[in-house]
């Protein structure tokens, strides 16, 4: 320096342009002498960040930012 790739809930991940889920974790109640499991509920999101297209963008476009993997070592 060139070229994929990823980025969404505390944490692993899903999301066919039409106002985002799961699962694990949490909170509350239920069972139990108590704990643990287990059942139930309910919270939790400026979907990296700036723009652009679009009635309408988590989703298409660009640059940027962080991480990961390839190639190159020329000056």
């Nucleotide at each position: 320096g060139c070229c994929g790739g990823a980025u969404u809930a505390g944490c692993u991940c899903a999301g066919c342009g039409g106002u985002a889920g799961a699962g694990c974790a949490g909170u509350u109640g239920a069972u139990u002498u108590g704990u643990a499991a287990u059942c139930a509920u309910c919270u939790g999101g400026u979907c990296g960040u700036c723009g652009g297209u679009u009635c309408g963008a988590u989703c298409c476009c660009g640059a940027c930012a962080u991480c990961c993997g390839g190639c190159u070592c020329c000056a």